[in-house]
Context: one part of a larger RNA
C1' cells in the first nucleotide's frame, strides 16, 4: 500500500419498507440438462448461460449419422498439351455422375475485305508446385463484447515529507445527480472519467407551401378539399428563439438550500446516444482475421437420403387460461411507427371459412396493407367444470413450395383434456411509468414469432422512513492475509 471482518461513521440505489402486477401451481411454445439415437454437428453454464449465437433447421442452410461417387479437387495463381465454349437431346442412376449423340461459339489485333495468323475468354486430358479443413490451442492472439457500472472514480507533473516500500495532492467541514461547487490546509497545476458539446419529444416565430391542409369566397354531389381557389390553421422541411438559478423573499462566509413570480418548460425540463482506470488468464479459433500444432486417397470435395423436430424426466423464459371489470352476436368509432414493383393489392364477383377469380392504383405525405381494447343496445342470469377455458384427437379443406410422410401454416365441421388465481420462494416496475390493448418491421419462399426490434390507444396505486436484506461509494479501525 491493499484485500477482507458476523468492526465503526456517513451517503447513494425499485436495495428494503409502502404499492401495482406477475412467475414458482395448469395446459402449450421456446431454450438448456439429463436420457435415448447410426447422428441426435457446434459453442454459452452463479450474478454476467438456458425465445443465448440462430434477423426465422422441410430440401439448400448443415457443421453431424447412413449411402453413392471424386482426388490438383467446388474455390485461386503458375506453367504443358489439345480443342467442338456455351446450349439441347437420348439412354443408366435415388442424385452426383457417366455414356452417345447434337452444336461448331464469343472478343481484341493483323488485312481493302474474305479466308487466315497471334493473343484472350471458355472447355477438356495428364501431372506438379499448391488448394482445401466449421480440424486443435480464446491459457499463444487482434478485433469486439458481457461484467461491476453510467458507478464517481482512476491518474500524472513539479514541490515537500519519509532510511525506503510509500505518503501528500484526492484528506478535512459544508455542498452537489457527480473528485460537482464552496471555503480550508505543503501544496501548485494538470490529464482520463462527470457535466456540456450530438439526436429526439415538448413553446413560439420566420420562410416554404405538393402528393398535406380547408378559416373566409365560388362551383358541384347520394356523399367525399371533389373542383375553382386559398396560404389563415394541421402538419412537413429547414432556420432562429427560448431556462440560465436569470429574476424576487428566506437562509448561509461561500458553494448551495428552500420557498415564489412569470412561462409551453424550472433548478440535469423527459427519452437516447455517449460505458475513464481496470477486474474475471470471462466470451468469441464457428462472423472475420491470425501464431503454433494436426489432416492431405481424407479431418479436403460433390450429391441423394436421414438428423439438428427423439422423450420417463429435472430447469429456465414466455403465451393462453381458469371468468360476469366476464363471455357470445350484430352495429357503429378513434392511432401511430414502418413496409410495398420476382411487392403492396383497392372496388367487384365466387366460397361457411381459410382463400380463389380479376386486376383500378401506386416506385408512394397522392395507391394500398389497415386497428384492438374502448363505446351503446339488446343476450347468457349467477358460480355451473359452465355459452369459462381451449389441450387433444378424428374428418374434409385452403396455401407455400421440386416436395409438406419423418417436419409447415392456416381454415371448416366434430371432439371438449388440465385448470376454482397457485406452498416454500422468487422476479418487474417511481408517470404517460406498471397495467391492459392492439400495430407495424426484419429475417422470410412457407413458417414453428407466443420471440426480438419499434408504434401508438387506455391508462393507475404507492414512496413514513433508512432498522433490516442485497450492490455500491468515502473516511476509520483490527488483522498471524497478500
Nucleotide at each position: 500500500u491493499g484485500a477482507c471482518g458476523g468492526g465503526g461513521a456517513c451517503c447513494c440505489g425499485c436495495a428494503c419498507a409502502a404499492g401495482c402486477g406477475g412467475u414458482g401451481g395448469a395446459g402449450c411454445a421456446u431454450g438448456u440438462g439429463g436420457a435415448u439415437u447410426a447422428a441426435u454437428u457446434c459453442g454459452a453454464u452463479a450474478a454476467u448461460a438456458a425465445c443465448c449465437g440462430a434477423a426465422g433447421a422441410a430440401c439448400c442452410u448443415u457443421a453431424c449419422c447412413c449411402a453413392g461417387g471424386u482426388u490438383u479437387g467446388a474455390c485461386a495463381u503458375u506453367g504443358c498439351g489439345g480443342g467442338u465454349a456455351a446450349u439441347c437431346u437420348g439412354c443408366a442412376g435415388a442424385a452426383a455422375u457417366g455414356u452417345a449423340g447434337u452444336c461448331c461459339u464469343c472478343u481484341a489485333u493483323c488485312c481493302a475485305a474474305a479466308a487466315g495468323a497471334u493473343a484472350g475468354a471458355c472447355c477438356c486430358a495428364a501431372a506438379a508446385a499448391c488448394a482445401u479443413c466449421u480440424g486443435u490451442u480464446g491459457c499463444a492472439u487482434g478485433g469486439c463484447u458481457g461484467u461491476c457500472g453510467u458507478c464517481a472514480g482512476c491518474u500524472c507533473g513539479u514541490g515537500c515529507c519519509g532510511u525506503g516500500a510509500g505518503g501528500u495532492g484526492u484528506u478535512u467541514g459544508g455542498u452537489u445527480a457527480a473528485g460537482u461547487c464552496c471555503a480550508g490546509c505543503a501544496a501548485c497545476g494538470a490529464g482520463c472519467g462527470c457535466a456540456a458539446c450530438c439526436c429526439u419529444c415538448g413553446u413560439u416565430c420566420u420562410a416554404u407551401g405538393u402528393u398535406a391542409c380547408c378559416a373566409g369566397c365560388g362551383a358541384g354531389u347520394a356523399a367525399u378539399g371533389u373542383c375553382g381557389g386559398g396560404g389563415a390553421c394541421u402538419c412537413a422541411u429547414a432556420g432562429a428563439a427560448g431556462a440560465c438559478u436569470g429574476c424576487c423573499g428566506g437562509u448561509g462566509u461561500a458553494a448551495g438550500c428552500c420557498g415564489g413570480a412569470g412561462g409551453a418548460a424550472g433548478g440535469u425540463g423527459g427519452g437516447g446516444a455517449u460505458g475513464a482506470u481496470g477486474u474475471c488468464a470471462a466470451g468469441u479459433c464457428a462472423g472475420c482475421a491470425u501464431g503454433g500444432c494436426g489432416a492431405u486417397u481424407a479431418c479436403a470435395c460433390c450429391u441423394g437420403g436421414g438428423g439438428c423436430u427423439u422423450c420417463a424426466c429435472a430447469c429456465a423464459u414466455g403465451c393462453u387460461a381458469c371468468a360476469a371489470u366476464g363471455g357470445g352476436c350484430g352495429a357503429a368509432a378513434c392511432a401511430a411507427u414502418g413496409a410495398g414493383c420476382a411487392g403492396c393489392a383497392a372496388u367487384a364477383c365466387c366460397g361457411u371459412g381459410a382463400g380463389g377469380u380479376g386486376g383500378a392504383g401506386c416506385u408512394a405525405a397522392u395507391c394500398u396493407c389497415a386497428a384492438a381494447a374502448a363505446u351503446a343496445c339488446g343476450u347468457c342470469c349467477u358460480c355451473a367444470g359452465u355459452u369459462c377455458a381451449g389441450a387433444u384427437u378424428g374428418u374434409a379443406g385452403u396455401c407455400u413450395g421440386c416436395a409438406a410422410u419423418u417436419c409447415g401454416a392456416c381454415u371448416a365441421c366434430a371432439u371438449g383434456a388440465a385448470g376454482g388465481c397457485g406452498g416454500a420462494a422468487u422476479c418487474g416496475c417511481u408517470a404517460g411509468u406498471a397495467a391492459a390493448c392492439g400495430c407495424a418491421g426484419g429475417u422470410c419462399a412457407g413458417c414453428u414469432a407466443u420471440a426480438c426490434u419499434g408504434c401508438g390507444u387506455u391508462g393507475a396505486a404507492u414512496a413514513c422512513g433508512u432498522u433490516c436484506u442485497c450492490g455500491g461509494g468515502u473516511c476509520u479501525u483490527g488483522u498471524a492475509c497478500a